[in-house]
């Protein structure tokens, strides 16, 4: 101090409240939540996971501004906003069942191997 070489770990949060309905945690007002790595601390900036398609190879895949501090922040602070896979329902879901006692980016540790 380097290596996905092998092993253990551990790896996603959230509907409270009113309204109107025969019915809605799925529609309205309010309200609430934010995976991983990088980066000056990020749900919205690269990137990757998940998800969806496909036989495969490999496709697709959300949403932010404006002002302030900084040597440096779409990451702080301050305003005021936007996003959210499939299937399923007595009625349209980021928040509720279900796949999923799954799987993964990846982190930690523990052995190895090299220097």
């Nucleotide at each position: 101090a380097u290596c996905g070489u092998u092993c253990u770990u551990u790896g996603g949060g959230g509907c409270g409240g009113g309204g109107u309905g025969u019915a809605a945690u799925u529609c309205c007002c309010c309200a609430u939540c934010g995976g991983c790595a990088g980066u000056a601390u990020a749900g919205u900036c690269u990137g990757c996971g998940a998800g969806c398609c496909g036989a495969a190879a490999g496709g697709c895949u959300g949403a932010u501004a404006c002002g302030g501090u900084u040597u440096a922040a779409u990451u702080c602070c301050g305003u005021a906003a936007c996003c959210g896979a499939c299937g399923g329902u007595a009625a349209u879901a980021g928040u509720c069942c279900g796949g999923a006692u799954g799987g993964a980016a990846a982190a930690a540790g523990a052995a190895g191997a090299u220097u």